C1' cells in the first nucleotide's frame, strides 16, 4: 500500500471480483492437554416432570406430640403444625412482543410531586369497648371448594382523652414578578399510638430534616419511503368543576376556532433505546450476543383490587383461544424463572451439586428460604498458553516419485546412539478461598515430591494469474473445476491421482452476515462539450447568498474556568495468577451538553451615512423583434377565348397519365390560394422556440453618449406560473401548389421502398387544446480577474478633409487563430472547457427501462413523475496502428481494353470426383489439388485384397551357451511360391595344447512398422511476390498506444535518385557484382573445317554501354524527349537469385524426429490379384472436323543431346515392324545421325462431299521386350470405317524472334499405354486509342461500431424449450381503518332495595 477483468495495443471514465479484520455462528474433514469465557439469533410455539418466596411463637389464641413435677385436676420445658396478625412476596431472575414514543441518551426544570424498610432531632405511648379465624358440632359436593350454630386472644379492629412548628378555612404581613401558591404573624377547627422481652433492648404514634428510590415537564439528538402531501372534533385554546401524590384537554359542562404541515405533518413500512461491540488513517459505516443502565412485555386482550410503592411473570375479577381431570352437576392450568420435553431449525447444553463465599427476605438471634448466585458436567463455539521430543547421525540406506539413465529428491528424514520427562500413568504429601473459634458445594482438585518409559498424542487447506508453492500420470468440451479472469476438443503446472512443494496448525478449510479496500454518494472526499449527468425558454414567491463608512449588542466565532459525561469497556502505568488469555488498582480518554466571566476580528442582528452594485430621468441610434389592418408584382394551376396539329409528359431507360372530344407549345382575358426572386452576408433581432415584399397602426427588449436623480432597491431561484419548432386534436372557414396514407406505373428474386404518373388528410385563417425534438453550442445564470492578432456588426470620440475615405482610442454585439492555463483525449483558450466566488438542476455500471404499477395533466394521441424481479464482466468516451469501403487522390502488372491462336461440344489419352468392389493402398482440395508426389504400377514396384507360410525375425548392434561332419554347396521328393524334408559333397583364421575368432543354433536384451499425429517438430517446398517493400540505433514529438525517420514537391522498373525537412544514419530487400546469348580483340586449336597465311567452327581471357557526347526540358537538381556513333543502347535479351512476413498453406509416404499405438502380429515372406474397375461428373492434353487442305511423286536447310548388360555402319530378307549381320564407337573421330528433320519448296491428283476429311472402334494376320503380355504393354500389314461439319453460358495463354505453326532429342526405362514433362531448332505475326470498367497490387487521405480484421460485424421476425415480471373474467388471505348492533369485568356518579357488634340517639 494495492491487484485482476472492457482493446491487437493505449490513456481515461466505470462496474465486477480479489487479498485483511470481525462473528453468539453452521457445515466438511481432522482432533492431545489446561485456564478464562460463551452456548435456540428460528416458534413472544406448546409443555409431563421437579424445584425457582418465604418468614417471624421475643404480636395472638389453639391443636399433637414428648420430657419432667404432681394421685389427679394441673403446671412447667421442648419440639411440631395450621390459623390470626406483622413484614416479604412490586427485589432478584426471564423475554424483546409491542413500541418512531419524552421510550432511550443528554443537559435541565418540578415554586406542581410521593416515598415502607435505614439514619438525625423534638414530642408521645392515658383510658376503654366490640368482634372474627383456628377450635368444636352439623350440614352440602366427585373434586375444587363451601354453608349454619356456637366459643376465643393480640403489635387485629373501634370510640375517647391529650398533642406540636402537622392539616384545613380565613385575617395581616412579605418576597419575587406580567401575574403568587413559597415564606412570617394571629386567633378558631380538626387528626395519634401497641405492646413485647425481661432490664438492656425491640416494636408503636405525631412532626421536622437527611440518605437513597420514584412520579411529572421541557430544550437537543439518533431509522427508510413524497410512488404517503396535506392532517385534526377532546381536535387547538379559555372558564368552571372533578380526578390525582402532583401539572395538565387527564376528564366533563359550556364558549372562541383555532391546531400540526416541504424545517416533511398525516399516513405505511421497520426496531426496544442506550454504555458499548466490529470495522476504518480517519470522517464515517455496521451491530445491539455475553455484562452494565433505562423501557415494554409475562397465554391473549380488558379490568380494578391491596398496598409505602403494582394494574402485579410463580395475585384477583372478566372475556377469548389452548391443555388437563371429572361422577357430566362443575373444576383446574399458564416454564420469555432453573432444569428438561416435543416442534421449528443449518444450528445452540445436565430434569447435576451446594448454600462453603457474594449477594437478597424473615427473625432480637439461633437460624430458615433463596436453580440470585458459587461450583461442577456437555461442546475447539471464541481466546490465550503447552505438548505430540532434544542432540548427534551419509555407504545419503529401504522404498516411492522423477529422470536427458547420468542422475535427482523425499533427506538428517529415518535407522542407530546418547539425552530430557510438560502433557499422560502410578504412589505419596496437600491447599488458599473463613474476617474470634468451628464450618468448604468446588475437592483428595489446584499445586509440591517419587517413580514409568520416547513411551500415548497432526491434520487441514491449497500449488494457471491475482497468491507463497510443479512433476508424472489418467481423462481427452467427456468426468469435472472455478471468488474473479477463465481451465478441460490427446502431451493440462487449472479436472481426477500420486510424489514433491507452500501456508497455517489442535486446527484447517468452506457457507453466511458485517466493516474495510470502494475517492464507487466524494463533510473530510467526486463529477455533469463528446464517458453517466445542465432543466426546451423565461418571470417570480418561499429560501440560499449578498457592496463601502460607522457606532451599540453579543446569536454564530474565540478564549478561560465550573459542573456533568454511573461503573464495566477503551489507552497508559503498576501489580496477581510460573505467562498469556483472564483479574485487580491508578491516571487518562470520551458530548454537536449545561452555566459563569472575557473578547469583539469576521458573519449576524439594529441604527445612522455612502455611491461605485442596480434602477429613473435627459439626447440619440440600429434591427426579418411582437400583434394587428391593409396593399403589390412576379411566378404555378385552373377557366373563358385566339393561332395551330401530333404529340406531349417522364426517366438510367420505360411505361402509367395527358391528347384528333384538339393536348403540348404560342398570345389575349379571368379566377384564386399559398409564398415572398434580386438585395442576402460567417449580417440583424429575440429569453427560448424562432423571426425575411411594401405601407400605416399598437407594443416589447437592446445599444451609444453627457449629466442630474434614488441610495443595496442586488444575484440566484425549489415549488409556482407563462411561452414553447413540427406533427397532431377540436369546431368552423380556406385550399394554388406540395403531398403522409391510398390508387397506379417502374425496378426487382420480391419492392410494403428509393424513381414516374396521380392524390386525401394535412400544409393556411380563426379559436380552443397539446407541450414534445438532436429544444444543440450535446456547454444553466449572474459577478470579478487573467498574453495577443485577424474579420462583420451598432454607437462614440480623436486626427484629417471643404467633406468623406484611410489610420487611432473607445463601450456593446458576433465570428477566426492563439500564450499562459486546463483537459483521457479531442480540444477549450476575455462569447472559457482558465482562476475564483454565489444559487439553482441533474449524475452514480449495462440491459431490463424512461418501461410497468401507482399518482397527475390531456379529448385523444399521449405527457410528466418512475421502480423491481431477471441478467450480464462488461456496457462507454478519446486517441493509436492495422484491415476493409458498391470513399477519394496518385501509380503500376497480358489487369481490363486492341489483337492473334484456344479451351468449353466431338472421339480418345491422362488425373481427379463419385459410384463399384475383397481390395479398387495413401496423399494434394479456391486462386496456390486433380499429366501433382509418378522423370516409366504385367511380376517386381506394391503401401492394399484374398490365401499359404515365418516368429531373434527380411535388416542392426550386444550378453550367454551350444555347434565337426558345423558352416557353405547340394542330387532327389511335396508344394503355386515362400517353406519343409533331405542322399552326397564338405571347409576357412590363431593357438603347443586347453582354447578362442568367423558361420550356423537355442536363450535374453532387442529388431521392424509406408501403423497415428504435418495442429508437437526439424528439413525443404508452395504462395502473395521480382510486389517495392520491411526494420533498426540515436534523437525529436507525445501521460500512453504510437509517431517522426519512411510523409511532402519532383523522379524512377524501384523506399531508384534529386530536393525539402526534427530528424541524422543504418540493416533486410531494390540495383550491382555471377552464368548464357547478340560485337569485337587476343590465345590455344584435338577428332571440326575450303587442310591453313585459320575465314567458319571450337574454348578460354580480355574489350566494350556509362545518359559517356549534342540539342531541348527541368528548379543550376535527379530525371525526361529526341539525336549521333555503335554489334547493341537508356535495366540490351534471358537466366540464378525470392527481404519482415502471411496462410496452424503442403508434406510423419523422401529423410529425419518428440508423444503414443502394434509385437506369432499393425512386423515379414510367397502365390493370385487389384492400383487399369464405370450410369456418370470436372480438369489437363492429343487429334480432328479440311482445300492456308487430305494423298502421292520429286526436292531443300537445324539445334539441343544420347550411347559398351550401350548406340549400332555397310549389306542382306521381309510390303512392314523386324530380323540377320557384324564394321566402327567409353566417341567434336564411330552411331542414332543423313547428302537429305519437319512445316517449307516443284510437279500431280481430289473439288466441297461425312468425302481420297477424320480416325475412333472392331476383325484377321505378324513382330518386339520379357520368367510370364488373359486381366493389363508396344510396333507392323490388311480389313473395318463411329463421332465430329469450328463448338451455349462461361473461360485461358500470349506484347517480338513473343503468340501461333513445324518437327528433333533426353531423361525415366527389360519394354510402355508419353498425346505429359524438359530441352533444341526452324517458319514466324496481329495489337495496344486508353486506364472508365473487372482482378491483383503499392503510396498518400478518409470514415469505422471491423482486429481469428468485410467470408468482419450485426438487427428483427418466426419455430421450440425454461426462467423472471406485467396485464387478465375473476377467486382468495393478510394488515391498516371507518359506520352501525350487542356488550363483560370493572370503576366512579344517581337512584332503589337489603344487611351491620364496637359509635350517638
Nucleotide at each position: 500500500a494495492g491487484a485482476g477483468u472492457u482493446u491487437g495495443a493505449u490513456c481515461c471514465u466505470g462496474g465486477c471480483u480479489c487479498a485483511g479484520g470481525a462473528u453468539g455462528a453452521a457445515c466438511g474433514c481432522u482432533g492431545g492437554c489446561g485456564g478464562c469465557g460463551u452456548g435456540c439469533c428460528u416458534a413472544a410455539u406448546a409443555c409431563a416432570u421437579g424445584c425457582a418466596a418465604g418468614u417471624c411463637g421475643a404480636a395472638c389464641g389453639g391443636g399433637g406430640g414428648u420430657g419432667c413435677a404432681g394421685c389427679g385436676a394441673u403446671g412447667u420445658a421442648c419440639c411440631c403444625c395450621a390459623g390470626u396478625g406483622g413484614c416479604g412476596a412490586c427485589c432478584g431472575g426471564g423475554u424483546g412482543c409491542g413500541u418512531a414514543a419524552c421510550a432511550c441518551g443528554u443537559a435541565g426544570c418540578u415554586g406542581a410531586c410521593c416515598u415502607g424498610c435505614c439514619c438525625c432531632u423534638c414530642a408521645g405511648c392515658g383510658g376503654g369497648g366490640g368482634a372474627c379465624a383456628a377450635c368444636a358440632g352439623c350440614c352440602c359436593g366427585a373434586a375444587a371448594g363451601g354453608g349454619c350454630u356456637g366459643c376465643u386472644a393480640a403489635u387485629a379492629c373501634c370510640g375517647c382523652a391529650u398533642a406540636c412548628g402537622c392539616u384545613c378555612a380565613c385575617c395581616g404581613g412579605g418576597u419575587u414578578u406580567a401575574g403568587a401558591a413559597a415564606c412570617c404573624g394571629g386567633g378558631g377547627a380538626g387528626g395519634a399510638a401497641a405492646c413485647u422481652c425481661a432490664c438492656g433492648g425491640g416494636g408503636c404514634u405525631g412532626a421536622g430534616g437527611g440518605a437513597g428510590g420514584g412520579g411529572g415537564c421541557u430544550g437537543c439528538g439518533g431509522c427508510c419511503c413524497a410512488u404517503c402531501a396535506g392532517g385534526u372534533a377532546g381536535u387547538u385554546g379559555g372558564u368552571g368543576c372533578g380526578g390525582u401524590a402532583g401539572c395538565g384537554g387527564c376528564g366533563c359542562a359550556c364558549c372562541a376556532a383555532g391546531c400540526c404541515g416541504a424545517c416533511g405533518a398525516c399516513g405505511g413500512g421497520u426496531a426496544g433505546g442506550g454504555g458499548g461491540c466490529c470495522u476504518g488513517a480517519g470522517a464515517g459505516g455496521g451491530c445491539a450476543a455475553c455484562c452494565c443502565c433505562c423501557c415494554a412485555c409475562a397465554c391473549u386482550g380488558g379490568g380494578a383490587c391491596u398496598g409505602a410503592c403494582a394494574c402485579a411473570c410463580g395475585g384477583c375479577c372478566c372475556a377469548g383461544a389452548c391443555u388437563c381431570c371429572u361422577a357430566c352437576g362443575g373444576g383446574a392450568g399458564g416454564c420469555a424463572g432453573c432444569a428438561g420435553u416435543a416442534a421449528g431449525g443449518g444450528a445452540u447444553a445436565u430434569u447435576g451439586c451446594g448454600c462453603a463465599a457474594u449477594g437478597g427476605g424473615c427473625g432480637a438471634a439461633a437460624g430458615c428460604c433463596u436453580g440470585a448466585c458459587g461450583c461442577a458436567g456437555c461442546a475447539a463455539c471464541g481466546c490465550c498458553g503447552c505438548g505430540u521430543g532434544g542432540a548427534g547421525g551419509a555407504u545419503g540406506a529401504c522404498g516411492g516419485c522423477c529422470u536427458u539413465c547420468g542422475g535427482g529428491u523425499c533427506g538428517u528424514a529415518a535407522a542407530c546412539u546418547c539425552c530430557u520427562u510438560u502433557g499422560g500413568c502410578u504412589g505419596g504429601g496437600g491447599a488458599c478461598g473463613a474476617g474470634c473459634a468451628a464450618g468448604g458445594a468446588c475437592g483428595g482438585u489446584a499445586c509440591c515430591c517419587a517413580g514409568c518409559a520416547a513411551a500415548c498424542a497432526a491434520g487441514u487447506c491449497a500449488c494457471g494469474g491475482c497468491u507463497a508453492a510443479c512433476u508424472a500420470c489418467g481423462u481427452g468440451c467427456c468426468a469435472g473445476c472455478a471468488g474473479c479472469c477463465g481451465c478441460g476438443g490427446u502431451a493440462a503446472a487449472a479436472c481426477g491421482u500420486a510424489g514433491g512443494u507452500g501456508g497455517c496448525g489442535a486446527g484447517c478449510g468452506u457457507u453466511a452476515u458485517c466493516c474495510g479496500g470502494a475517492u464507487u454518494u466524494a463533510c473530510u472526499g467526486g463529477g455533469c462539450g463528446u464517458a453517466a449527468a445542465g432543466g426546451g425558454u423565461g418571470u417570480g414567491c418561499a429560501g440560499g447568498c449578498g457592496g463601502g463608512g460607522u457606532c451599540u449588542c453579543a446569536a454564530g466565532u474565540g478564549g478561560u474556568g465550573u459542573g456533568u459525561g454511573a461503573a464495566a469497556u477503551c489507552g497508559c502505568c503498576c501489580g496477581g495468577c510460573u505467562c498469556a488469555a483472564c483479574c485487580g488498582g491508578g491516571c487518562g480518554a470520551g458530548g454537536u451538553c449545561a452555566g459563569g466571566c472575557c473578547a469583539g476580528a469576521c458573519u449576524g442582528a439594529g441604527g445612522c451615512u455612502c455611491u461605485g452594485g442596480a434602477g429613473u430621468g435627459c439626447g440619440g441610434g440600429a434591427g426579418a423583434g411582437g400583434g394587428g389592418c391593409g396593399u403589390g408584382g412576379a411566378a404555378u394551376u385552373c377557366c373563358g377565348g385566339g393561332u395551330g396539329u401530333a404529340g406531349u409528359g417522364g426517366u438510367g431507360a420505360a411505361a402509367u397519365g395527358c391528347g384528333u372530344a384538339g393536348a403540348g407549345a404560342u398570345c389575349c382575358g379571368g379566377a384564386g390560394g399559398a409564398a415572398c426572386c434580386c438585395c442576402a452576408g460567417a449580417g440583424g433581432c429575440g429569453a427560448a422556440g424562432g423571426c425575411g415584399g411594401c405601407g400605416c397602426c399598437c407594443u416589447g427588449g437592446c445599444c451609444c453618449g453627457a449629466c442630474a436623480c434614488u441610495g443595496a432597491c442586488g444575484c440566484u431561484g425549489a415549488g409556482a406560473c407563462a411561452c414553447g419548432a413540427c406533427a397532431g386534436c377540436a369546431u368552423g372557414g380556406g385550399g394554388a401548389g406540395c403531398g403522409a396514407a391510398c390508387g397506379g406505373g417502374a425496378u426487382u428474386a420480391g419492392a410494403a421502398a428509393c424513381c414516374c404518373c396521380g392524390g386525401u388528410a394535412g400544409u393556411c385563417c380563426a379559436u380552443g387544446c397539446c407541450g414534445u425534438a438532436a429544444a444543440c453550442g450535446a456547454u444553466g445564470c449572474c459577478g470579478a480577474c487573467u498574453a495577443g492578432g485577424c474579420g462583420c456588426u451598432g454607437g462614440g470620440g480623436g486626427u484629417c478633409u471643404c467633406a468623406a475615405c484611410c489610420c487611432c482610442c473607445u463601450c456593446g454585439g458576433u465570428g477566426c487563430c492563439g500564450c499562459a492555463g486546463c483537459u483521457a483525449a479531442c480540444g477549450c483558450g476575455c462569447u472559457a472547457a482558465g482562476u475564483c466566488g454565489g444559487c439553482c438542476g441533474c449524475c452514480u455500471g449495462g440491459g431490463g427501462a424512461g418501461u410497468a404499477c401507482g399518482g397527475u395533466c390531456g379529448c385523444a394521441a399521449g405527457g410528466c413523475u418512475a421502480a423491481a424481479a431477471c441478467u450480464c464482466a462488461a456496457a462507454g468516451g478519446a486517441a493509436u496502428u492495422g484491415a476493409c469501403g458498391g470513399g477519394g487522390g496518385c501509380c503500376c502488372g497480358c489487369a481490363c481494353a486492341a489483337g492473334c491462336a484456344g479451351c468449353g461440344g466431338a472421339g480418345c489419352g491422362u488425373g481427379u470426383g463419385g459410384u463399384u468392389u475383397a481390395a479398387u493402398u495413401c496423399g494434394a482440395g479456391g486462386c496456390u489439388a486433380c499429366a501433382c508426389g509418378a522423370a516409366g504400377a504385367a511380376c517386381c514396384u506394391u503401401a492394399c485384397c484374398u490365401g499359404g507360410g515365418u516368429u531373434u525375425g527380411a535388416c542392426a548392434g550386444g550378453c550367454g551357451g551350444c555347434u565337426a561332419g558345423u558352416a557353405g554347396g547340394g542330387c532327389g521328393c511335396g508344394g503355386a511360391a515362400a517353406c519343409g524334408c533331405a542322399a552326397c559333397c564338405g571347409a576357412c583364421c590363431c593357438g603347443c595344447a586347453a582354447g578362442g575368432g568367423a558361420g550356423g543354433c537355442c536363450g535374453c536384451c532387442c529388431a521392424g512398422g509406408u501403423g497415428c499425429u504435418g495442429c508437437a517438430u526439424g528439413g525443404c517446398u508452395g504462395u502473395c511476390g521480382u510486389c517495392a517493400g520491411c526494420u533498426c540505433g540515436u534523437g525529436c514529438c507525445g501521460u500512453g498506444a504510437g509517431g517522426u525517420g519512411u510523409u511532402a514537391g519532383g523522379u524512377u522498373a524501384a523506399g531508384u535518385c534529386c530536393u525539402g525537412u526534427a530528424a541524422c544514419g543504418a540493416g533486410c530487400g531494390c540495383a550491382a557484382c555471377c552464368c548464357c546469348c547478340a560485337g569485337g580483340u587476343c590465345u590455344a586449336g584435338u577428332u571440326a573445317c575450303a587442310c591453313g597465311u585459320u575465314g567458319u567452327c571450337u574454348a578460354g581471357a580480355c574489350c566494350g554501354a556509362c545518359u559517356g557526347c549534342c540539342c531541348g526540358u527541368g528548379a543550376c537538381a535527379a530525371g525526361c524527349g529526341g539525336g549521333a556513333g555503335g554489334a547493341a543502347g537508356g535495366u540490351g535479351g534471358g537466366g540464378a537469385u525470392g527481404a519482415c512476413g502471411u496462410c496452424a498453406a503442403g508434406u510423419c509416404a523422401g529423410c529425419a524426429u518428440g508423444g503414443c499405438c502394434u509385437u506369432c502380429a499393425u512386423a515379414u515372406c510367397c502365390a493370385g490379384g487389384g492400383c487399369u474397375a464405370c450410369a456418370c461428373a470436372c480438369a489437363c492434353g492429343c487429334u480432328a472436323c479440311a482445300a492456308u487442305g487430305g494423298c502421292c511423286g520429286g526436292u531443300a536447310c537445324a539445334g539441343u543431346c544420347g550411347g559398351u548388360u550401350g548406340c549400332c555402319a555397310a549389306g542382306c530378307g521381309g510390303u512392314a515392324a523386324c530380323g540377320c549381320g557384324g564394321a566402327g564407337c567409353c566417341a567434336a573421330u564411330c552411331c542414332a545421325c543423313a547428302c537429305g528433320a519437319a512445316a517449307g519448296c516443284c510437279g500431280g491428283u481430289c473439288u466441297c462431299a461425312g468425302u481420297u476429311c477424320g480416325g475412333a472402334u472392331u476383325g484377321c494376320g505378324g513382330g518386339c521386350u520379357g520368367c510370364a503380355a488373359c486381366c493389363c504393354g508396344c510396333c507392323c500389314g490388311c480389313a473395318u470405317g463411329a463421332a465430329g461439319u469450328c463448338g451455349g453460358a462461361g473461360u485461358u495463354g500470349c506484347u517480338a524472334g513473343u503468340a501461333a505453326c513445324c518437327g528433333c532429342c533426353g531423361g525415366u526405362c527389360a519394354g510402355c499405354c508419353a498425346u505429359a514433362c524438359g530441352g533444341c531448332g526452324g517458319u514466324g505475326a496481329a495489337u495496344a486509342c486508353g486506364u472508365u470498367c473487372c482482378c491483383g497490387g503499392g503510396c498518400c487521405u478518409u470514415g469505422u461500431a471491423c482486429a481469428c480484421a468485410c467470408c468482419g460485424c450485426c438487427c428483427g421476425u418466426c419455430a421450440c424449450g425454461u426462467c423472471a415480471u406485467g396485464g387478465g373474467a375473476g377467486c382468495u388471505g393478510g394488515u391498516c381503518a371507518c359506520g352501525c348492533c350487542u356488550g363483560a369485568a370493572g370503576u366512579c356518579a344517581g337512584c332503589g332495595g337489603g344487611u351491620g357488634a364496637a359509635c350517638c340517639g
Record summary
Small-subunit ribosomal RNA from a sediment metagenome, 1401 nucleotides, folded computationally. The RNAcentral record of the sequence draws on SILVA. Its Rfam family is "Bacterial small subunit ribosomal RNA".